[in-house]
RNA sequence: CCCCUGGAGAGAGCCUUUUUUUGAGGCCACCGAAGGGGAAAGCCCGAAGCCUCUGGGCGGAGGGUAAUCUCUCAGGUAAAAGGACAGGGG
Numbered sequence: 001c002c003c004c005u006g007g008a009g010a011g012a013g014c015c016u017u018u019u020u021u022u023g024a025g026g027c028c029a030c031c032g033a034a035g036g037g038g039a040a041a042g043c044c045c046g047a048a049g050c051c052u053c054u055g056g057g058c059g060g061a062g063g064g065u066a067a068u069c070u071c072u073c074a075g076g077u078a079a080a081a082g083g084a085c086a087g088g089g090g
Base pairs, nucleotide, nucleotide: 001090002089003088004087005086006085011028013027014026015025016024017023029077030076031075035073036071037070038069042065043064044063045062049058050057051056
């Protein structure tokens, strides 16, 4: 990377348009598990300085990493599809 299986949350919301609609536009409500952003704790690196039996120890400026946390930009709120992640196979 490919295949199979499992896989949550939240209005089949209202209005306009359209012959109808799964399309288009508007108005609110809501969800977090595609993707994207954030960084308190944690983890990693680590300056000055201090101690020392010279082997090292303490120290912590600052930097990095990052989730199922957080934001809700994107996405989503019947079914289907999608789906982080998990298991199996190639």